Small-subunit ribosomal RNA, central domain from a metagenome, 350 nucleotides, folded computationally. It matches the Rfam family "Bacterial small subunit ribosomal RNA". Gene Ontology terms of the family: ribosome and structural constituent of ribosome. The full RNA is in RNAcentral, with records from SILVA.
Context: one part of a larger RNA
RNA sequence: CUGGGCGUAAAGCGCGUGUAGGCGGCUUGAUAAGUUGGAUGUAAAAGCUCCUGGCUCAACUGGGAGAGGACGUUCAAUACUGUCAGGCUAGAGGACGGCAGAGGGAGGUGGAAUUCCCGGUGUAGUGGUGAAAUGCGUAGAUAUCGGGAGGAACACCAGUGGCGAAGGCGGCCUUCUGGGCCGUACCUGACGCUCAGACGCGAAAGCUAGGGGAGCGAACGGGAUUAGAAACCCCGGUAGUCCUAGCCGUAAACGAUGUAGACUUGGUGUAGGUGGUGUAAAAGCCAUCGGUGCCGAAGCUAACGCGAUAAGUCUACCGCCUGGGGACUACGGCCGCAAGGUUAAAACUC
Numbered sequence: 001c002u003g004g005g006c007g008u009a010a011a012g013c014g015c016g017u018g019u020a021g022g023c024g025g026c027u028u029g030a031u032a033a034g035u036u037g038g039a040u041g042u043a044a045a046a047g048c049u050c051c052u053g054g055c056u057c058a059a060c061u062g063g064g065a066g067a068g069g070a071c072g073u074u075c076a077a078u079a080c081u082g083u084c085a086g087g088c089u090a091g092a093g094g095a096c097g098g099c100a101g102a103g104g105g106a107g108g109u110g111g112a113a114u115u116c117c118c119g120g121u122g123u124a125g126u127g128g129u130g131a132a133a134u135g136c137g138u139a140g141a142u143a144u145c146g147g148g149a150g151g152a153a154c155a156c157c158a159g160u161g162g163c164g165a166a167g168g169c170g171g172c173c174u175u176c177u178g179g180g181c182c183g184u185a186c187c188u189g190a191c192g193c194u195c196a197g198a199c200g201c202g203a204a205a206g207c208u209a210g211g212g213g214a215g216c217g218a219a220c221g222g223g224a225u226u227a228g229a230a231a232c233c234c235c236g237g238u239a240g241u242c243c244u245a246g247c248c249g250u251a252a253a254c255g256a257u258g259u260a261g262a263c264u265u266g267g268u269g270u271a272g273g274u275g276g277u278g279u280a281a282a283a284g285c286c287a288u289c290g291g292u293g294c295c296g297a298a299g300c301u302a303a304c305g306c307g308a309u310a311a312g313u314c315u316a317c318c319g320c321c322u323g324g325g326g327a328c329u330a331c332g333g334c335c336g337c338a339a340g341g342u343u344a345a346a347a348c349u350c
Base pairs, nucleotide, nucleotide: 003322004321005320006319007304008303012318014201015200016199017198021194022193023192025088026087027086028085029084030083031082033081034080035077036076037075038074039073040072041071048066049065050064051063052062053061054060091191092188093187094186095184096183097182098181099180103177104176105175106174107173108172109171110154115149116148117147118146119145120144121143125136126135162169163168206247207246208245209244210243211242215241216240220236221235222234223233258317259316260315261314262313263312266295267294268293269292270291272289273288274287275286276285277284299306300305323350324349325348332343333342334341335340
């Protein structure tokens, strides 16, 4: 040293692609690097074990014998791992035939609603609240009808429904494009899994430049409330919210649950496919693959709960934790226009 853990106690990187590395299906032969055994060399002294001696004993100490990891040489073994050569098809990928979908990019287009403008009707209020007031209105508002402008978002359908790696994605149409599922078992023949660095994507807010600006609305102004009111409520309202290009790189980025694979009683719903059955056609029923929910056997768990979508039983690889505060901090490095991000202590203290 061989440790224990990570849903909620500290702990799964926000997500992916993937390099090095680690790990790797069935089978034949070769090799003998790892591995195993024998022999041999080395393994100073001290130490350790045994025998024996010296200090009155012991500790301590003298002498003798033995053991000893690691390593070298050599011989042998060949199960496993490695390496080389060959074969296979259950992993992986491809082909062919189908299927569903708010997956992504671009362009176009539609109706409802809010607001504003113009015109008509019409007259004294309207709006707002717990109640009011600020506000708006006789320069004609609110209401109502007709016309127009503009921006943003897409009611119903809509669903613990679908798609996506995650962030996320919702009117309709066209176009370009990614992924998935099912069926066949035709092809390749382990081509695989994971992944430190690296690279890419990444809500909202924020930033730069240029547009846009209906509604909403930080800041701000006003009215209320109140002891006060830096708020909650009301009237306004700038940035912003929207678009284009570029930054930022964070989140309760959550299933607070890393990815991949294998195995382990069941029940029930939902949505995609396939086969069978059923029918005039359906519905339905049965089986099955891959999703998405609920309830639960065994088992697990401190409990809550999880329970084939595991937090069960195992394997591979990565990330992370190690008492609370100080501290998602300081300093330094890297990144950023900035805001800041990332990496990340110590004193001290309980």